[in-house]
Molecule: small-subunit ribosomal RNA
Organism: uncultured bacterium
RNA sequence: AGAGUUUGAUCCUGGCUCAGGACGAACGCUGGCGGCGUGCCUAACACAUGCAAGUCGAGCGAUGAAGCCCUUCGGGGCUGAUUAGCGGCGGACGGGUGAGUAACACGUGGGUAACCUGCCUCAUAGAGGGGGAUAGCCUCCCGAAAGGGAGAUUAAUACCGCAUAACAUAUUUUGGUCACAUGAUCGAAAUAUCAAAGGAGUAAUCCGCUAUGAGAUGGACCCGCGGCGCAUUAGCUAGUUGGUGAGGUAACGGCUCACCAAGGCGACGAUGCGUAGCCGACCUGAGAGGGUGAUCGGCCACAUUGGAACUGAGACACGGUCCAGACUCCUACGGGAGGCAGCAGUGGGGAAUAUUGCGCAAUGGGGGAAACCCUGACGCAGCAACGCCGCGUGAAUGAUGAAGGCCUUAGGGUUGUAAAGUUCUGUCUUCUGGGACGAUAAUGACGGUACCAGAGGAGGAAGCCACGGCUAACUACGUGCCAGCAGCCGCGGUAAUACGUAGGUGGCAAGCGUUGUCCGGAUUUACUGGGCGUAAAGGAUGCGUAGGCGGAUAUCUAAGUCAGAUGUGAAAUACCCGGGCUCAACUUGGGUGCUGCAUUUGAAACUGGAUAUCUAGAGUGCGGGAGAGGUAGGUAAGUGGAAUUCCUAGUGUAGCGGUGAAAUGCGUAGAUAUUAGGAGGAACACCAGUGGCGAAGGCGACUUACUGGACUGUAACUGACGCUGAGGCACGAAAGCGUGGGGAGCAAACAGGAUUAGAUACCCUAGUAGUCCACGCUGUAAACGAUGAAUACUAAGUGUUGGAGAAAUUCCCCUGCAGUGCCGAAGCUAACGCAUUAAGUACCCCGCCUGGGGAGUACGGUCGCAAGACUAAAACUCAAAGGAAUUGACGGGGGCCCGCACAAGCGGUGGAGCAUGUGGUUUAAUUCGACGCAACGCGAAGAACCUUACCAGGUCUUGACAUACUCGGCAAAGCUCUAGAGAUAGAGUGGAGGUUAUCCGGGAUACAGGUAGGUGCUGCAUGGCUGUCGUCAGCUCGUGUCGUGAGAUGUUGGGUUAAGUCCCGCAACGAGCGCAACCCUUGUCCUUAGGCCAGCAAGUAAUGUUGGGCACUCUAAGGAGACUGCCGGUGAUAAACCGGAGGAAGGUGGGGAUGACGUCAAAUCAUCAUGCCCUUUAUGACCUGGGCUACACACGUGCUACAAUGGCCUGUACAAAGGGUAGCGAAGCCGCGAGGUGAAGCCAAUCCCAAAAAGCAGGUCUCAGUUCGGAUUGUAGGCUGCAACUCGCCUACAUGAAGUCGGAAUCGCUAGUAAUCGCGGGUCAGCAUACCGCGGUGAAUACGUUCCCGGGCCUUGUACACACCGCCCGUCACACCACGAAAGUCUGCAACACCCGAAGCCGGUGCAGUAACCGAAAGGAACAAGCCGUCGAAGGUGGGGCCGAUGAUUGGGGUGAAGUCGUAACAAGGUAACC
Repeated sequence: AGAGUUUGAUCCUGGCUCAGGACGAACGCUGGCGGCGUGCCUAACACAUGCAAGUCGAGCGAUGAAGCCCUUCGGGGCUGAUUAGCGGCGGACGGGUGAGUAACACGUGGGUAACCUGCCUCAUAGAGGGGGAUAGCCUCCCGAAAGGGAGAUUAAUACCGCAUAACAUAUUUUGGUCACAUGAUCGAAAUAUCAAAGGAGUAAUCCGCUAUGAGAUGGACCCGCGGCGCAUUAGCUAGUUGGUGAGGUAACGGCUCACCAAGGCGACGAUGCGUAGCCGACCUGAGAGGGUGAUCGGCCACAUUGGAACUGAGACACGGUCCAGACUCCUACGGGAGGCAGCAGUGGGGAAUAUUGCGCAAUGGGGGAAACCCUGACGCAGCAACGCCGCGUGAAUGAUGAAGGCCUUAGGGUUGUAAAGUUCUGUCUUCUGGGACGAUAAUGACGGUACCAGAGGAGGAAGCCACGGCUAACUACGUGCCAGCAGCCGCGGUAAUACGUAGGUGGCAAGCGUUGUCCGGAUUUACUGGGCGUAAAGGAUGCGUAGGCGGAUAUCUAAGUCAGAUGUGAAAUACCCGGGCUCAACUUGGGUGCUGCAUUUGAAACUGGAUAUCUAGAGUGCGGGAGAGGUAGGUAAGUGGAAUUCCUAGUGUAGCGGUGAAAUGCGUAGAUAUUAGGAGGAACACCAGUGGCGAAGGCGACUUACUGGACUGUAACUGACGCUGAGGCACGAAAGCGUGGGGAGCAAACAGGAUUAGAUACCCUAGUAGUCCACGCUGUAAACGAUGAAUACUAAGUGUUGGAGAAAUUCCCCUGCAGUGCCGAAGCUAACGCAUUAAGUACCCCGCCUGGGGAGUACGGUCGCAAGACUAAAACUCAAAGGAAUUGACGGGGGCCCGCACAAGCGGUGGAGCAUGUGGUUUAAUUCGACGCAACGCGAAGAACCUUACCAGGUCUUGACAUACUCGGCAAAGCUCUAGAGAUAGAGUGGAGGUUAUCCGGGAUACAGGUAGGUGCUGCAUGGCUGUCGUCAGCUCGUGUCGUGAGAUGUUGGGUUAAGUCCCGCAACGAGCGCAACCCUUGUCCUUAGGCCAGCAAGUAAUGUUGGGCACUCUAAGGAGACUGCCGGUGAUAAACCGGAGGAAGGUGGGGAUGACGUCAAAUCAUCAUGCCCUUUAUGACCUGGGCUACACACGUGCUACAAUGGCCUGUACAAAGGGUAGCGAAGCCGCGAGGUGAAGCCAAUCCCAAAAAGCAGGUCUCAGUUCGGAUUGUAGGCUGCAACUCGCCUACAUGAAGUCGGAAUCGCUAGUAAUCGCGGGUCAGCAUACCGCGGUGAAUACGUUCCCGGGCCUUGUACACACCGCCCGUCACACCACGAAAGUCUGCAACACCCGAAGCCGGUGCAGUAACCGAAAGGAACAAGCCGUCGAAGGUGGGGCCGAUGAUUGGGGUGAAGUCGUAACAAGGUAACC
C1' cells in the first nucleotide's frame, strides 16, 4: 500500500465482500512447563450457611475464675482474668454495584465580600462549688416467642443549675483603611448571653475536658465553557419570572409563605420522547476522526421497592430507626423476624465467568496510654490456554536414497536425512540434598516456595487450519445439480486442483480455527478530503425577512488573530533515557508530553467595531429610438375579414361520405355540388424569421385606454444604499373541481361499423363532459438548457435583433453597448461534449445527493370541496442497478451492389398407376443411423441364404479371432457312413515335412493365469473425414499514428471489376491467407510418331493386301496461339468501359479440379481410430428358420402416361464413351420369344458386348378411354443360384385398372443450356425407373431491379451479446416471508383531577402529667404524652395522552427451474417513446 465482483470487451460512477489490529469473550478440535495479569458483559433475580465493625476496665457501678496474705476457721483483706449494662470514640471510612440520572451529574476553569469542618497541628485563657436521676442488679407481672411493664436500689468523663469570662455572639452609637454592587476589615463605648471532667502514675509527667483564634484536611453552594439521538416532539411555563416582607438553612436563593407586577424559556432547538453513570483513559487510525467506558485511579448515584426523619462534626445512613408495599421464614394464629449490588457459596437466567481456602507476616484502617483486639480492606494460595510474555518437545552424523504409503508416461518420482543405525547433550520433567530476600531486634500465611548443587535416562511432551481466484500451498480415488461447500465471485448434471477421503504441500504453533463486536481499508458523510448537463443530486419561477458574505481612503479601538509570561492540566497510562526480576511480559526512577482552560503583558497587517471622507458597485435625474414610441410584455373595452357548421330560399339529380379495402352514417320527405341571404361561437392564414418581449408559466388580427420592464446617450444628484436568501409571500401550462353563462369546430367517456384468434385499441361514422367567458379553488409537468443566483477574469472567426457614435445627413464600411445563434483555441470532462450565453479560472450565498428495489409508498402531521399535494420512513430483499463510449448481431431503419432471387420464357412437381425412401401404425422382430434449407432413389456402388447388426428356437464358455506359457499326445486337413433342421456328436478311413541326432518348423486338444470379444453407451469427452453459409469476397498481421481504454486507422472515400480486381485520393506504409494465374479437359494450327488411304498403279472371291502417298480422319507427345496487344470513342491524361479490325477463338473463350478466417456443441463412437463407463456360461460366439419386403394412412424423390409434333408395322442411316479371361462371347443351327446349342476370335485402336435411338422413307390408325395407356391378374415358360414360398429378373399368350394435362402451392434451367433420344459403366451369381458417365437432335426469353429469398459493403437505432428462435411487462393461480389497515381486546409509561391519608418534621392546644431551677407553701417557669391542623408515600376512583402486543378479515409489496392469459417496452418494437 491494496484486491475481487456489473460488461462480449472498455472507461467511469457506485454499492457489496476480503486481506490488518483489538477483545472481560464464547464455541469446535487439541493440549508439556513457568512468570505476570484477568475472570456474571445476562436476572439492580431470589438467597441456605459461615464470616465481612468493633474497641476502651487508664470513664462508671456491678460480677468475681485463679492466686497471695491474715484468721478466732464463721470469715476477712489484697491482687485481679472475664465481661452483660451505663458512658466515650468508631460505625458517614474501607468494600460492592451501575438501577436511576441528559443533570452544575461529570470534565475543565473560576467564585463564596454567602458557608461548615470531629479526630490532627500551632497559639491564648481556663476547669470554683453543688444537685437530682437512671440502666445494670433484685422482686413481681404479661407473652409461645420477639419483647415489654411495675416496684425497690446504685455510679460516672452520663445529665442539670449557680459562680467566673471575652479577643466569642447579638443590639445600639461611633472612628480609620480598603473594595468587584450588596460590602470587607481594624478599632472605641454601652448593654445582654454563654464554659468545663476527670483518669493513670509514688512522682516527674502523660492522656483527656472548656472557651477563642489560626492552619491543615474534608465537605457545601454558585457561575463560564464542553461532551447523545429524534422536528413524523414547536411551542413550554403558575412558585412559573421578578419585586417587597417574613420564615427557614452551615450558607445564598421561590428554598418556603403572604402580597404586588406579568413576566421567563424557545429555530443558536425550549418542551416532550428514547437512550445513557461521567472522566483520566482503552481500541483503531498517517492524522483529523470513529468506537468504547471491564480490570487500575478520580467524581457521582444506589443499597428488597417507595416515603420519612432521628442521632451526629459529618447520614436523611449497604451489615441503624420508623411507616407503607411485595416476597420469604417462625408461630401456641394472638403476633413476630429478614434484606449478599461485602467475601466465599447456592438456585435461577444464560453462549458464558472461579474456592463455602490460608493469614493478619507485610501495607493500610478503627479503638486503646499501651500491651493488644478487630479487619473476606489487603497479602497469598486454589480453579480456568481467558490474555500477554518466555522455554521445551532434542543435537550431530547417517543413501541401499530401506520398508510402507501415494502418484506414475510403468522408466520412475515423492514422502526423504526424514526413519532405522551410530555418537552426544540434559533446558523442562523425575529423585536426593541445601535453602533465601520480603523483618537491619522479635513476629512469615506464602513455603521447604524461588533459587543452588548432585544423580539418572532421549526417555514423559504437537496440534490445528488451509491448498479455484482474492491468498502462501496439487494430485489420486469416491460422488454425479445428489450428498454437500461457500467471506465475495461462485463450485457439483460421469474425467471436480472448489464436495468427501487419502497422499503431498503451505501457514501458524501450545495453540489453531469459527462466531460475535469495534476501528481500519471506506476520499463510501469528504474539516483535513467528494459531488449535482447525461451516472444519485439545481428548488417551477420571482420578491423579500432573519442569517451569511461584501468597494476605495484615513484615524481610533483591540472582540477575533499573533507573540511572551504565570497558574493549572492529580496519580497511573503514553513516549524517551536508565534500574530490578537469568531475558521478556511485568515492575520501577528521572525527563518529555497531556495539542486544553484561566489570568496577565504586548503587536496592529488582516477580519470585526467606531468616526470621517470618496465614487468605479447600486440607485435617481435629464435626453433618445421621429409623428401610429416598440416587432406577440400585462389588463380592460371595442372593431374586423377569411373559414367551418347551422337555418331560409333558388338551381339541380342520384348518389354523397369514408377507407388499405369496406361498412355504420347522410340522401328521391331531394342529399352531396352550386348561388344568394341570415345566425352563432371559436381561432386569428399570408407577414413569420435557431426574429422579438417577459422572472418563469407564457404571449401572434386591428383600434383605444391604463400599466410593467429592458436598452442607449449624458455624467447633474445620492454616497455602498450591495449580493444571496432558511422560514414567509406572490405568480404558476394542461387536466381537474365549485357557481353562473356560452357552445361553431374539435373531442376523453359512451355507442355503432370495421380489423382481428380476441380488439374493452390503432382506422371509420356519430358524440357528451371539456375546450370558451366571469368569479373562486387546485399548485402539479420531461415546469428542460434535464445546467440555481450574483461578480470578476480568460484566443479567434462568422450570422442576426435593438439603440448609439464617426464619416460624406441617406447606402456600404468601421467603432462600441445590450441581446440572440453557429463554429472553434487553451482549459475542463468518465466519455459524449462545454468552450466570454462555460460544464474554464476564482470568490460568495442558497437548494440538493450518498447502491438497486421496497417507495416518493405506509403511518403521523399541514393544506385542499374532492381529486390529491407537501413533508417522509422501516421491515424485507438483491449483488448489483447505472452513465458514456467500443466491437458485433439484429431491425416489419436508410443507401449502394450482386445471384435463375424476382421478372421474361421453356419444361416439370402437386391429380393417376407403379417404383423407391421416410413418418406413422403393426409385429416375436419389422436392426441402426440421418430430421428446415444442409434428413427422406440418404449411409445402401444393388437385404432370397450369406450380408445382418434384429427376432424365435437349438448350442459353446479362455471362447469364432490375437499374443504368451506349461503339460500330455502324435498328427491334422480331406473322404465315407450314422443321428440331427443344422451347429454338433459318434464311427470308420486317411496320412506325417527337413535332419543321423540335438534341434528347427507346422497343427490339434485339455487345464490355469493374464486376457480376448462387444455394430453395447456417450459425436455434448475426441481424432480423422464430411455437409453448409459459399467459389460468397472476404479474413487478418507487423510497424507507425490516434484514443485513458475496449478499440480505431490500414480494410473508409471517388471511380471500376466476376473479384479487398485495379486506379486515384488519404496517417498510413507494407505483408499474409483467400480472388486471379499456374493444373486437367475442350475448341484452331504446326512438328514428330503411331497410323491412315483421297488421287495413281498392281492384285484378290473379298479386305491398305502391295507399290506409292501423307493430302485427310483419328490417336498422343511436344509446341504455337489471346495479351485489352492494335484502332476509335468515353473517362481525371488513370484504372477501366463501349465499339471496331484481325482471328479458329475476345475481353476469366466453355467446362472441371481447387473451398480463406470462421459459423452451426451441424453429421458420423455402425467405415476406421480412440478416452471414460458398462458387459464377461453373455450385451460375446455358432447354427436353422423368420424379419429388415408388413399396410386403414401421410409426405419426399422418380418412372410411365393421358396421345396425332402421336401409336403401330416395314425398310433404311449416322455416334461417343466404356467393359471383357471365374470374362466378353461372333458366325451357324433350334425356339414366336426369353433363351438354348455351338464354339471362332479376343488379356483388346486388332475380337466381342453392339442393335444405337430419336431421325429419314413408305404404309396404317382418325380423336375414341381408342391400334392411347399399360397397372393388375391368370396360364405356360426361360435364366441365375444349395435354394426364387415368404422374397428375384425375363419371355409368350390372355386380361386391359386409373388416367383426357392436374387446386392451393412449388421446383429446375440463360446455350450446345433447357427439353428430348438412346448407349455404356460400377455394384453384381441373379436383380436398376436409382447412381455415375457418353454422345444424337436441339430451342424460347432476359424490359429491368419496384417487390419475395439469400448474400456483400457503408450508415443509423438498440434495454440484444446463449446475440430477435434475443430481451422483457402486467393481471391471474400456488407456496413462503416481512409490513400497513381493521370491529376491537390486553399490558405498560408519564402526567392531571378528586378521595383516602401511614410514619414523620413543623404549627396549635396541652389541668393525663413531671426529679433537677424559682418559691416558705400554694404554685410558677420549663418539658411534655395525647388531641387537632398543613404537608405527605403507597392505595382508590375518573376521563384523556403516548409507546407497545394481539386481532377474524383485508391491502399492496418481496421472493420462488419449468403454470395461465396476452405482447406493453427495447429496432420506425410493427400506433415513436416518455412526463